[in-house]
RNA sequence: GCGCGUUAGCUCAGAGGUAGAGCAUCGACCUUGAAAGUCGAAAACGCAGGUUCGAAUCCUGCACGUCGCCA
Numbered sequence: 001g002c003g004c005g006u007u008a009g010c011u012c013a014g015a016g017g018u019a020g021a022g023c024a025u026c027g028a029c030c031u032u033g034a035a036a037g038u039c040g041a042a043a044a045c046g047c048a049g050g051u052u053c054g055a056a057u058c059c060u061g062c063a064c065g066u067c068g069c070c071a
Base pairs, nucleotide, nucleotide: 001069002068003067004065005064006063009023010022011021012020017053025041026040027039028038029037046062047061048060049059050058
């Protein structure tokens, strides 16, 4: 320099129209008590612009990554 990536505490979906799952956390039920199980809750789109009626999604710039490629 080029490419890829950045969404919940963690691992990942979502490719223009309500932001999801698993695990974790918290609460309730269950239990003599715990674990397991069932139900429920909290929790996120890297930042700034642009396009659009509407952007996590498209475009531009920037930042970041013990990432990949070239030198």
A computed fold for a 71-nucleotide RNA from a Steroidobacteraceae bacterium, annotated as transfer RNA. It matches the Rfam family "tRNA". The RNAcentral record of the sequence draws on ENA. Taxonomically the source falls in Steroidobacteraceae (Bacteria, Pseudomonadota, Gammaproteobacteria, Steroidobacterales).